This is a predicted structure of a 577-nucleotide part of an RNA (large-subunit ribosomal RNA, domain I) from a Candidatus Omnitrophota bacterium. The prediction has a mean pLDDT of 81. NCBI's taxonomy places the organism under Bacteria, Pseudomonadati, Candidatus Omnitrophota.
Context: one part of a larger RNA
RNA sequence: GGCUUAUGGUGGAUGACUAGGCACGAGUAGGCGAUGAAGGGCGUGGUAAGCAGCGAUAUGCUUCGGGGAGCCGCAAACAGGCCUUGAUCCGGAGAUUUCCGAAUGGGGGAACCCGACUGGAGUAAUAUCCAGUCAUCCCGCAAGGGAGGCGACACCAAGUGAACUGAACCAUCUAAUUAACUUGAGGAAGAGAUACCAAUAGGUAUUCCCUGAGUAGCGGCGAGCGAAACGGGAACAGCCCAAAAUCCGUGAGUGUAAUAGCCUGCAUGCGUUGCUUGCGGAUGGUAGUGGGAAGGAUCCGGACUGACAUGCAGAUCGGUCGGCUACAGUUUGUUCUAUAACCGAAGAACCUGGAAAGGUUAACCGUAGAAGGUGAUAGUCCUGUAGGUGAAAUAGUGCAAACCGGCUGGGAUCCUUUCCCAAGUAACUCGGGGCACGGGAAAUCCCGAGUGAAUCCGCCUAGACCACUAGGUAAGGCUAAAUACUUAUUCGUGACCGAUAGUGCACAAGUAAUGUGAAUGAAAGUUGAAAAGUACCCCGGUGAGGGGAGUGAAAUAGUACCUGAAACCAUGAGCUU
Numbered sequence: 001g002g003c004u005u006a007u008g009g010u011g012g013a014u015g016a017c018u019a020g021g022c023a024c025g026a027g028u029a030g031g032c033g034a035u036g037a038a039g040g041g042c043g044u045g046g047u048a049a050g051c052a053g054c055g056a057u058a059u060g061c062u063u064c065g066g067g068g069a070g071c072c073g074c075a076a077a078c079a080g081g082c083c084u085u086g087a088u089c090c091g092g093a094g095a096u097u098u099c100c101g102a103a104u105g106g107g108g109g110a111a112c113c114c115g116a117c118u119g120g121a122g123u124a125a126u127a128u129c130c131a132g133u134c135a136u137c138c139c140g141c142a143a144g145g146g147a148g149g150c151g152a153c154a155c156c157a158a159g160u161g162a163a164c165u166g167a168a169c170c171a172u173c174u175a176a177u178u179a180a181c182u183u184g185a186g187g188a189a190g191a192g193a194u195a196c197c198a199a200u201a202g203g204u205a206u207u208c209c210c211u212g213a214g215u216a217g218c219g220g221c222g223a224g225c226g227a228a229a230c231g232g233g234a235a236c237a238g239c240c241c242a243a244a245a246u247c248c249g250u251g252a253g254u255g256u257a258a259u260a261g262c263c264u265g266c267a268u269g270c271g272u273u274g275c276u277u278g279c280g281g282a283u284g285g286u287a288g289u290g291g292g293a294a295g296g297a298u299c300c301g302g303a304c305u306g307a308c309a310u311g312c313a314g315a316u317c318g319g320u321c322g323g324c325u326a327c328a329g330u331u332u333g334u335u336c337u338a339u340a341a342c343c344g345a346a347g348a349a350c351c352u353g354g355a356a357a358g359g360u361u362a363a364c365c366g367u368a369g370a371a372g373g374u375g376a377u378a379g380u381c382c383u384g385u386a387g388g389u390g391a392a393a394u395a396g397u398g399c400a401a402a403c404c405g406g407c408u409g410g411g412a413u414c415c416u417u418u419c420c421c422a423a424g425u426a427a428c429u430c431g432g433g434g435c436a437c438g439g440g441a442a443a444u445c446c447c448g449a450g451u452g453a454a455u456c457c458g459c460c461u462a463g464a465c466c467a468c469u470a471g472g473u474a475a476g477g478c479u480a481a482a483u484a485c486u487u488a489u490u491c492g493u494g495a496c497c498g499a500u501a502g503u504g505c506a507c508a509a510g511u512a513a514u515g516u517g518a519a520u521g522a523a524a525g526u527u528g529a530a531a532a533g534u535a536c537c538c539c540g541g542u543g544a545g546g547g548g549a550g551u552g553a554a555a556u557a558g559u560a561c562c563u564g565a566a567a568c569c570a571u572g573a574g575c576u577u
Stems, first nucleotide, its partner, number of pairs: 001576009015562001016526002020497002022494007029486002031150002039100003042055003046078002050074002052059001061094006070082003105114003115134007136147004155186001156184005166173001170220001196203002207234004217225002238478003245283010261270002263314006288456001290421004294416007302321006322408004329403006336396004341389003348361004363380002365369001371383003427451007437463001458473005513520002533561001536548004
């Protein structure tokens, strides 16, 4: 020096554990904000650095409920207090809520600076202080009302819109109507009541799922892209206008031989009243066996009352009573739910042990033998669980009533030489886009430019086009549910992780730290049942550290603390050189 072995050191693997994560399910909620949000700065405690709470009323104030013995957060300690006259704590409602921040009186390098006006405090007067108002845009004559910003990198709609890549290159194509960006909205959004789909039979709004089907097709017919109807399910819900016609208001044009008018008849009376047309309002009306208007015919149909230049009669149009009543709103009552809670069965002895929940004996409860805790493994010790009970206050939900509001004053059937049925629209040409469909035989749909119809004997579609046949009724609008998502919140589950895992974070974590900045971004869990956290003595520098003693079941459990592997180091012994 090497090897072996033993005992230690170092180190922190492994095992065990879990306070935290991950994924999913079912509910709730799906918004907050000029009544100043989200997010921050600075303060606030007797001692107070951090986190958490709170806001100059600052570790809290008021009130209404719950609860019942301790309390003054994490977090010990000292000091000082509170509390059965009910504290701390939990829940409902309220008060306060500095400065910044959309930030909004003006400015500004966020948390700062500087004002104006009105009212008040204060001063002899200034000063100083307090409260309120004062941004911009939109609507409105004004009074007044609204918007702005944030939020989950989610879901939805619309608008812009790539490339890598694949095609074994690459250009049409693909990736992809994706990523990214912008705008807007809602709890969902969008879509939606056939100018549909079909095929000689029929169906009947939309949405979503399964299937059809990797089919029919498209495609440098390459790579690839890729339907639809039928069928089966989820959920179901239907409606309103424009127009024709009539009336009212208002403007324009035109017009008198009062021979155009004022519902009709008679009588009286009035008169730029009539006609055409524009605008506004009311009634009317909404469809595809076409519908509606207007006119006509037949049948059926409550009461009272007013108006129509006046009187009478008729007709017409309103009002009241009566009748009916969808959605929404307000109020009241009530059901259920949420936000605190409450009741809640049944076990002892002996043995081992530091400790009994373990073992033994012989019991009990069970609508409760889910789970967690308790000095080892507990149905019967604690919290709970099954099952029941409960709200002063606030919110939600369903139901009922009242109010408000709406409808009804006509309805049904039939007839027609009348009128209407969404126009710079449909369609066509050219240029594009989108349809599974790349311009193709290319319909259907959307856009730009140009041209430019018809009104039911109409028009569109059925994949060029034409005929026949069939289906539908465009050019206005609204519409729940089934569907998508999860920042948050409640409950629950896991052949999910178990501290190099699982979130980046089980710990003062988006912290420490890095960067001018955008941004990047850790490490770090475990004494013990209980601090009982080693009184006292000794060595030592009034050290560090250790030796006794003591606690404890254990101190090789001593806060550098469970277990404590290996590398590496030391010491002793053996073998060997």
It matches the Rfam family "Bacterial large subunit ribosomal RNA". The RNAcentral record of the full RNA draws on ENA.